[in-house]
RNA sequence: GGCCGUGUAGCUCAGAAGGAUAGAGCAAGAGUUUCCUAAACUCUAGGUCACAGGUUCGAAUCCUGUCACGGUCA
Numbered sequence: 001g002g003c004c005g006u007g008u009a010g011c012u013c014a015g016a017a018g019g020a021u022a023g024a025g026c027a028a029g030a031g032u033u034u035c036c037u038a039a040a041c042u043c044u045a046g047g048u049c050a051c052a053g054g055u056u057c058g059a060a061u062c063c064u065g066u067c068a069c070g071g072u073c074a
Stems, first nucleotide, its partner, number of pairs: 001073007010026004019057001028044005050066005
């Protein structure tokens, strides 16, 4: 340098043939329970969906470029 893959919450990931408020588990905070802790249960917060453009009435999703990481070829 060419090609391929990945990038979504603090962490691990789902969500892809475009559509209605972007989700789960764990972690965090609060509460119930307990003498206390743990466990269990309930609730809450947390995201410019890597970045920038484009297409579209509408983009996490499609297209282009860039960046980071991984793989592969040279």